[in-house]
RNAcentral holds the sequence, with entries from ENA. A computed fold for a 367-nucleotide RNA from a Desulfovibrionaceae bacterium, annotated as Bacterial RNase P class A. Taxonomically the source falls in Desulfovibrionaceae (Bacteria, Pseudomonadati, Desulfovibrionia, Desulfovibrionales).

RNA sequence: GGAGUCGGACAGGCCAUCGUCGCGGACCGCGAGGUCCGGGGAGGAAAGUCCGGGCUCCACAGGGCAGGACGCUGGGUAACCCCCAGCGGGAGCGAUCCCGGGAGAGCGCCACAGAAAGCAAACCGCCGGUGCCACGCGCACCGGUAAGGGUGAAACGGUGGGGUAAGAGCCCACCAGUUGUCGCGGUGACGCGGCAAGCUCGGCAAGCCCCGUUCGGAGCAAAACCAAAUAGGAGGACGUCAAGGCUGGCCCGGCCGUGUCCUCGGGUAGGUUGCUUGAGGCCGGUGGUAACACCGGUCCUAGAGGAAUGAUGGCCGCCCCGGAUCCGUCCGGGGAACAGAACCCGGCUUAUCGGCCGGCUCCCCUU
Numbered sequence: 001g002g003a004g005u006c007g008g009a010c011a012g013g014c015c016a017u018c019g020u021c022g023c024g025g026a027c028c029g030c031g032a033g034g035u036c037c038g039g040g041g042a043g044g045a046a047a048g049u050c051c052g053g054g055c056u057c058c059a060c061a062g063g064g065c066a067g068g069a070c071g072c073u074g075g076g077u078a079a080c081c082c083c084c085a086g087c088g089g090g091a092g093c094g095a096u097c098c099c100g101g102g103a104g105a106g107c108g109c110c111a112c113a114g115a116a117a118g119c120a121a122a123c124c125g126c127c128g129g130u131g132c133c134a135c136g137c138g139c140a141c142c143g144g145u146a147a148g149g150g151u152g153a154a155a156c157g158g159u160g161g162g163g164u165a166a167g168a169g170c171c172c173a174c175c176a177g178u179u180g181u182c183g184c185g186g187u188g189a190c191g192c193g194g195c196a197a198g199c200u201c202g203g204c205a206a207g208c209c210c211c212g213u214u215c216g217g218a219g220c221a222a223a224a225c226c227a228a229a230u231a232g233g234a235g236g237a238c239g240u241c242a243a244g245g246c247u248g249g250c251c252c253g254g255c256c257g258u259g260u261c262c263u264c265g266g267g268u269a270g271g272u273u274g275c276u277u278g279a280g281g282c283c284g285g286u287g288g289u290a291a292c293a294c295c296g297g298u299c300c301u302a303g304a305g306g307a308a309u310g311a312u313g314g315c316c317g318c319c320c321c322g323g324a325u326c327c328g329u330c331c332g333g334g335g336a337a338c339a340g341a342a343c344c345c346g347g348c349u350u351a352u353c354g355g356c357c358g359g360c361u362c363c364c365c366u367u
Base pairs, nucleotide, nucleotide: 001363002362003361004360005359006358007357008356010354012316013315014314015313016312017311018310020041021040023038024037025036026035027034028033043338047349048348050347051346052345053344054343055219056218057217058216067215068214069213070212071211072086073085074084075083076082087100088099089098090097091096101210102209106208107207108204109203110202123149124148125145126144127143128142129141130140131139132138157175158174159173160172161171162170176200177199178197179196180195181194182193183192184191185190223273224272225271226270233264234263235262236261237260238259244256245255246254247253280299281298282297283296284295285294286293287292318335319334320333321332322331323330324329
């Protein structure tokens, strides 16, 4: 100098004018409200709503089935499908990145090609037997064979030797793996080593399934409080006049009902709370490899409800293009992303103009 990889932080700045949503204060107004002043007002993802929790209400003896989610080990955390540290496998020269129970319980599937894709399989080839014969180790049939060829992502260990008609872990040696067992190391996943057994075993569980762990439901439009008008409900008072019903043969009376007024309670409109101080941010110290925890100091930083956080102008800064240049710069034009709170946190994922900082790796050059 180039290429790469991992992490962190930023997301234009200042001023003026107008506007907008909360908060505090002063003044005016009976009140509704208005005016003025001061101060505050989006993000790294506020997003997707994919996980986990707080909070609220409902449900809940206990157990099981069904169903969902998760899945190496140890730790962190309020909790996690998160994070940290490790283990094993894979990719890469490397920094680093990706993956993670079980396929030796069972069922199912394995495109295309291929003879055959799963208690393997005879297409070519190789070998034996029988028959035919244009006697060419040719053809046909029966059988053996997975060593060789060919197909495929994948064809049932590899090399060498023995063996055989030809072959084959059929047998043997070594290597690789698996399983069992023993020893050592590690909290553990697991690693290393010894011995034994020819045991040689395909992939997919994000198809069903098996094993283990775990899981009540709904969500701030949760929920709580205050509370009109109208209609309906309950109670009381008055009136018994006007329709009626019941009791009764009829009347009085009683009851229901009806009319007016008052009271009470439930719900609706509306209003208030929930609402932003919180598993909080920053700085320092201690413990820990780390995630993180503890201690001390310090800061307060949006709370709307059809939903504010905006617009215009100026100067400066950044990037790109063109021109000029006395190589110091100057002039003109253009550009600046993704997006936007809605109860609050911890994560993950996705989107993103442009530059900045740091760790590490590989290559080249110079000394």

Its mean pLDDT, the model's own confidence on a scale to 100, is 78. A source record names the gene rnpB.